Record summary:
Predicted 3D model of a 350-nucleotide part of an RNA (small-subunit ribosomal RNA, central domain) from an uncultured bacterium. Its mean pLDDT, the model's own confidence on a scale to 100, is 90.

Context: one part of a larger RNA
RNA sequence: CUGGGCGUAAAGGGCGCGUAGGCGGCGCUACAAGUCAGGCGUGAAAUUCCUGGGCUUAACCUGGGGGCUGCGCUUGAGACUGUGGUGCUAGAGGAUGGAAGAGGGUCGUGGAAUUCCCAGUGUAGAGGUGAAAUUCGUAGAUAUUGGGAAGAACACCGGUGGCGAAGGCGGCGACCUGGUCCAUUACUGACGCUGAGGCGCGACAGCGUGGGGGAGCAAACAGGAUUAGAUACCCUGGUAGUCCACGCCGUAAACGAUGUGCGCUGAAUGUUGGGGCUCUUAGAGCCUCAGUGUUGUAGCUAACGCGGUAAGCGCACCGCCUGGGGAGUACGGCCGCAAGGUUGAAACUC
Repeated sequence: CUGGGCGUAAAGGGCGCGUAGGCGGCGCUACAAGUCAGGCGUGAAAUUCCUGGGCUUAACCUGGGGGCUGCGCUUGAGACUGUGGUGCUAGAGGAUGGAAGAGGGUCGUGGAAUUCCCAGUGUAGAGGUGAAAUUCGUAGAUAUUGGGAAGAACACCGGUGGCGAAGGCGGCGACCUGGUCCAUUACUGACGCUGAGGCGCGACAGCGUGGGGGAGCAAACAGGAUUAGAUACCCUGGUAGUCCACGCCGUAAACGAUGUGCGCUGAAUGUUGGGGCUCUUAGAGCCUCAGUGUUGUAGCUAACGCGGUAAGCGCACCGCCUGGGGAGUACGGCCGCAAGGUUGAAACUC
């Protein structure tokens, strides 16, 4: 070097775009770099191997042979790889016509609920719990009616429904905008796949601004209970925060614990979006493409299970693993305002 692996045993990068690189469809043709064959040269000796010989044997010494799997030159071959040329349409893209959607951004707007404020009715309790108390209330609470203000979230519809690369996305409307699917196709003609570095996106929490906002909820904190204690669980309060703007952070059980792309492989059933055909067409049946579930054949798997959405059968490329602890620690580098992140050991020990 080769050889084994990565759903749950160690192991898929959180996700995308993409540089270098690796890999790459179907013909014809040229070249001959890789490749293959022949020839020549070289590949020192010793060593190793085979077979003889010499020391009483062996080690050791020594003759011969083989080998030195390599390199150079040369003559050819032309399947495959490569390179140049030329052509093709099955990959990829485009065009035209349709379709669905909580995909993203900005602005506006609606009702329910909650809290607070004002006013009316009304009177002694309310609240809370396992039971209580702290707490609120005769300065009129709770309840109820009318009016007003504010912020946040959008009941029903709602669905193993939809969209998005992932994180994620849910009242309604307008504008701006990304992707996807189906049908047709007379266009381009391999333009493709993957992707070390790199760049971008990235829940929650957290950080910054003499920032804005603050209804509810609620770390911290205070009080009341409980208890042997109670720095908790329960209760009454309550500040950061939760929301908005701009800028950071860059993590997660970022999970399908399953990288991306392509091809192949017996069925059944539900559902979402589109198309086609047929009818006893206000619906049904059949076929088909794309998605999303369930059951299950072969096969795979240590088993569990997976099973056309593979963990089956293959190809291409990337990432990652190599006993447990020490340790995702120390040191150094890079990044960050910080918190910290990322890269990432060893001694020692079992």